[in-house]
Context: one part of a larger RNA
RNA sequence: UGACGGGGGCCCGCACAAGCAGCGGAGCGUGUGGUUUAAUUCGAUGCAAAGCGAAGAACCUUACCUGGGUUUGACAUGCCGGAAGUAGGAACCUGAAAGGGGGACGACCCGUAAAGUCGGGGGCCGGCACAGGUGCUGCAUGGCUGUCGUCAGCUCGUGCCGUGAGGUGUUGGGUUAAGUCCCGCAACGAGCGCAACCCUCGUCUCGUGUUAAAUUUCUCACGAGAGACUGCCCUUUAAGAAGGGGAGGAAGGUGGGGAUGACGUCAAGUCAGCAUGGCUCUUACGCCCAGGGCUACACACACGCUACAAUGGGGAGGACAAUGGGUUGCCAAGCCGCGAGGCGGAGCUAAUCCCACCAAACCUCCCCUCAGUUGGGAUUGCAGGCUGCAACCUGCCUGCAUGAACGCGGAGUUGCUAGUAACCGCAGGUCAGCACACUGCGGUGAAUACGUUCCCGGGCCUUGCACA
Numbered sequence: 001u002g003a004c005g006g007g008g009g010c011c012c013g014c015a016c017a018a019g020c021a022g023c024g025g026a027g028c029g030u031g032u033g034g035u036u037u038a039a040u041u042c043g044a045u046g047c048a049a050a051g052c053g054a055a056g057a058a059c060c061u062u063a064c065c066u067g068g069g070u071u072u073g074a075c076a077u078g079c080c081g082g083a084a085g086u087a088g089g090a091a092c093c094u095g096a097a098a099g100g101g102g103g104a105c106g107a108c109c110c111g112u113a114a115a116g117u118c119g120g121g122g123g124c125c126g127g128c129a130c131a132g133g134u135g136c137u138g139c140a141u142g143g144c145u146g147u148c149g150u151c152a153g154c155u156c157g158u159g160c161c162g163u164g165a166g167g168u169g170u171u172g173g174g175u176u177a178a179g180u181c182c183c184g185c186a187a188c189g190a191g192c193g194c195a196a197c198c199c200u201c202g203u204c205u206c207g208u209g210u211u212a213a214a215u216u217u218c219u220c221a222c223g224a225g226a227g228a229c230u231g232c233c234c235u236u237u238a239a240g241a242a243g244g245g246g247a248g249g250a251a252g253g254u255g256g257g258g259a260u261g262a263c264g265u266c267a268a269g270u271c272a273g274c275a276u277g278g279c280u281c282u283u284a285c286g287c288c289c290a291g292g293g294c295u296a297c298a299c300a301c302a303c304g305c306u307a308c309a310a311u312g313g314g315g316a317g318g319a320c321a322a323u324g325g326g327u328u329g330c331c332a333a334g335c336c337g338c339g340a341g342g343c344g345g346a347g348c349u350a351a352u353c354c355c356a357c358c359a360a361a362c363c364u365c366c367c368c369u370c371a372g373u374u375g376g377g378a379u380u381g382c383a384g385g386c387u388g389c390a391a392c393c394u395g396c397c398u399g400c401a402u403g404a405a406c407g408c409g410g411a412g413u414u415g416c417u418a419g420u421a422a423c424c425g426c427a428g429g430u431c432a433g434c435a436c437a438c439u440g441c442g443g444u445g446a447a448u449a450c451g452u453u454c455c456c457g458g459g460c461c462u463u464g465c466a467c468a
Base pairs, nucleotide, nucleotide: 001468002467004464005463007462008461009460010459011458012457013456015452016451019416020415021414022413023412026306027305028304029303030302031301032300033299034297035296042053043052064292065291066290067289068288069287070286073130077129078128079127080126081125082124088105092101093100094099108121109120110119111118132281133280135279136278137277141275142274143270144269145268146266148264153192154191155190156189157188158187159168160167161166172183173182174181198258199257200256201255203226204225205224206223207222208221209220229252232246233245234244235243236242308409312368313367314366315365316364317363318362324355325354329348330347334343335342336341375406380401381400382399383398384397385396386395422444423443424442425441426440427439428438
């Protein structure tokens, strides 16, 4: 000087408390450990691994296993040599395919008077350099990322103090979300952070367009601007910074949300995104193919979905969104089918058409009457639909039948302070098909916060120290 303390003081944060909804028990989905396996490819492992890389493993992907094949190689560049019935290559044979055989047919560009034959090039064959490796090392690295933490800190120049390490500044008194600002002070200044500048939402004005029914106003869309600054008033403080209250205002004291992540820490993560040093394999640890596996299953954990019902379930009728996406696409009306779906073909390059309209929760009427039930839907059987070369391993969906556990969950533990939690659906990316995940969008819409003693994390000052 730091780090640390079941030392002290001050102060924050959904940290506790006050509340609401959960998880932990059940069934299922997904990930992981473990076990199993020919293989169950690899990585990630407290917070900060575990619906993570993976925005989508039937083949492909695919890196794994088994088997079949291949060796200048699936791919790049260079050198040497070679070939005209040459390169290429249909039928056909073999094979699971890859591959092997086969050989009808049969070349390209430039030069030259002419060219399948000559010369050059391309392509091919043989050979040599080399290619290739998702093989190892993230403790050799770049780049990128997580985390403490959007916490308020981290430093420098000069001066001053100290033999020196170092200190001072940055401490103190107030104040703030903030090393924010003020006052004081051997310090005076400055930098990276904070804040502001950026995007978005909320109000108004103007312009342009749109929409309703004819104009204006309105709605909507896009663009430009205005507006908020503790600016005004009262008050607290010696004063200042600032705090409390009020007015006006759509909005009030950082208005809500986002983007933005200081010096550094964890030899944190990633050699499998990419790049890259070193090591290593080279008829194989490279490459091609078929099938299998990544989907296994006594079990354990993590994150979710569905429930256990009457604030509910079922039937009928009625109402209201926003974000997005769409020419190998979105697909209306109509018709067929109980349905998944099929036929059909109108329309739209879109604020207007389609997905997609009646979004669902919600409202009205009827049934159910507390029961393992008309709750719950797992599991299983049969019959079908769709995608795709192909759904056996191993897809999704529909109908009929079957109807399991489950009666609110131990110790413990998670999220959330407002248009939030909770509940409800919708869209998108990935994608042939496959979403209970993820990323967005809107609809309905709470309770509680006395307070900082305690748990956890953090900031500043101080103290102890046998640690560095």

Source information:
Predicted 3D model of a 468-nucleotide part of an RNA (small-subunit ribosomal RNA, 3' major domain) from an uncultured bacterium. The coordinates come from a structure-prediction model, not an experiment, and the mean pLDDT is 83.